[in-house]
RNA sequence: GAAGCUGACCAGACAGUCGCUGCGUAUCGAUUCGAUACGGAGAGGAAAGUCCGGGCUCCACAGGGUAGGGUGACGGCUAACGACCGUCCGCCGCGAGGCGAGGAACAGGGCCACAGAGAAUGAACCGCCGAUGGCCGCAAGGCACAGGCAAGGGUGCAAAGGUGCGGUAAGAGCGCACCGCGUUCACGGUAACGCGAACGGCAUGGCAACCUCCACCCGGAGCAACACCAAAUAGGCAAGCGACGACGUGACCCACCGAGCUUGCGGGUAGGUGGCUAGAGCGCGCGGGCAACCGCGCGUCGAGAGGAAUGACUGUCACGGGAGCAUAAGCUUCCGACAGAACCCGGCUUAUCGGCCGACUCCCAUU
RNA sequence: GGGGGAUUAGCUCAGUUGGUAGAGCAGCGGACUCUUAAUCCGUUUGUCGCGAGUUCGACCCUCGCAUCCCCCACCA
Numbered sequence: 001g002a003a004g005c006u007g008a009c010c011a012g013a014c015a016g017u018c019g020c021u022g023c024g025u026a027u028c029g030a031u032u033c034g035a036u037a038c039g040g041a042g043a044g045g046a047a048a049g050u051c052c053g054g055g056c057u058c059c060a061c062a063g064g065g066u067a068g069g070g071u072g073a074c075g076g077c078u079a080a081c082g083a084c085c086g087u088c089c090g091c092c093g094c095g096a097g098g099c100g101a102g103g104a105a106c107a108g109g110g111c112c113a114c115a116g117a118g119a120a121u122g123a124a125c126c127g128c129c130g131a132u133g134g135c136c137g138c139a140a141g142g143c144a145c146a147g148g149c150a151a152g153g154g155u156g157c158a159a160a161g162g163u164g165c166g167g168u169a170a171g172a173g174c175g176c177a178c179c180g181c182g183u184u185c186a187c188g189g190u191a192a193c194g195c196g197a198a199c200g201g202c203a204u205g206g207c208a209a210c211c212u213c214c215a216c217c218c219g220g221a222g223c224a225a226c227a228c229c230a231a232a233u234a235g236g237c238a239a240g241c242g243a244c245g246a247c248g249u250g251a252c253c254c255a256c257c258g259a260g261c262u263u264g265c266g267g268g269u270a271g272g273u274g275g276c277u278a279g280a281g282c283g284c285g286c287g288g289g290c291a292a293c294c295g296c297g298c299g300u301c302g303a304g305a306g307g308a309a310u311g312a313c314u315g316u317c318a319c320g321g322g323a324g325c326a327u328a329a330g331c332u333u334c335c336g337a338c339a340g341a342a343c344c345c346g347g348c349u350u351a352u353c354g355g356c357c358g359a360c361u362c363c364c365a366u367u
Numbered sequence: 368g369g370g371g372g373a374u375u376a377g378c379u380c381a382g383u384u385g386g387u388a389g390a391g392c393a394g395c396g397g398a399c400u401c402u403u404a405a406u407c408c409g410u411u412u413g414u415c416g417c418g419a420g421u422u423c424g425a426c427c428c429u430c431g432c433a434u435c436c437c438c439c440a441c442c443a
Base pairs, nucleotide, nucleotide: 001363003361004360006358007357009355010354012317013316014315015314016313017312018311020042021041023039024038025037026036027035028034029033044338048349049348051347052346053345054344055343056222057221058220059219063254064253065252066251068218069217070216071215072214073087074086075085076084088102089100090099091098092097103213104212108211109210110207111206112205125153126152127149128148129147132146133145134143135142136141161179162178163177164176165175166174180202181200182199183198184197185196187194188193226274227273228272229271236265237264238263239262240261241260248256249255267442268441269440281300282299283298284297285296286295287294288293319336320335321334322333323332324331325330368439369438370437371436372435373434374433377392378391379390380389386423394410395409396408397407398406416432417431418430419429420428
């Protein structure tokens, strides 16, 4: 210099004018409000999707079992999690690094289309041999059968450990060496696992994002939860269930509770307050830890609307891109990503014009 | 704001132990008819909404998006 990989940050800035929504103070009018003035605040990294997890609220208590759902290497972190961190293993990449729902297939069931002899009760289509036994032949050898074999061919996603040497009639873990697999032991590691040795000849393929088994986790609903105030109406009609226990603990049983309940039609109101934002908060520093994260100290308050505010315009400057002019420096003009809080947090996922910084890798050049 | 469901041919819908996706209507061509309709015969239909993953193999199983639809106020 170029290509790449990874982590973090920003999301134009400043000034002015006019508005909008809360808050505080003052004044005026007035009973919990209204007006005016002043001061100060006012969207995001995803506020989104609502995919996980938690707080909070109600369901009497949140109990036991079954069903159901979820997670799934190991260790940690956390309020909790499927998130995150570290490690292991497998695959990809020269590498930095990336990806992985990554337990169990000798508990059981199921599936493996087509092709193929055979897709799992260890198989034989083509093929190889025919040593031994039979016949012929003096012999070399030949013939057919019984029988032996699984090396080679072929099929397929997958074919019964792989390669080589020996061995044999031909072959074969039949024997041996190396590799793979399994078991045991020793060592390292908290563990997953790694590494080494011995033994086993290997006789048991794949799928568990098929059922299942094992281990662990999960009660349900959601701020339109829920509590309170106010207003109005016809406390009506029909069907069903119910002390043989309905309704409720939103699937069922046990246990508990104990009288009305459910649905449809009809009627009324479309008002207000709380919940509501000081929190697993944010910033800085120190300490512990490889890290996620945790502890301590100091500082700080940064939206709370309710058909829903957070905006519009002007000027100056900056950044990126397009067009035009210009030899050039430059000048003029146009454009500016995704997107808008709705109870609150921790993550994940998706959308996104661009900019900036750090660590690392590979290649090229120079010293 | 919250909860639930659907997406397969031009339209309406089927599709189960995962193994090359169908029906009816519509369209096109032919027959019948003087012509049309009806009827009969034949035929085209398709990125199974999109993108990944699991698997030898996905409409089907899993995950992530997109689009559309439905339900939920309070009082008695």
Predicted 3D model of RNase P RNA and transfer RNA as a complex of 443 nucleotides. The coordinates come from a structure-prediction model, not an experiment, and the mean pLDDT is 78. It holds a member of the Rfam family "Bacterial RNase P class A". By type it is a ribozyme. Gene Ontology terms of the family: tRNA processing, dimeric ribonuclease P complex and ribonuclease P activity.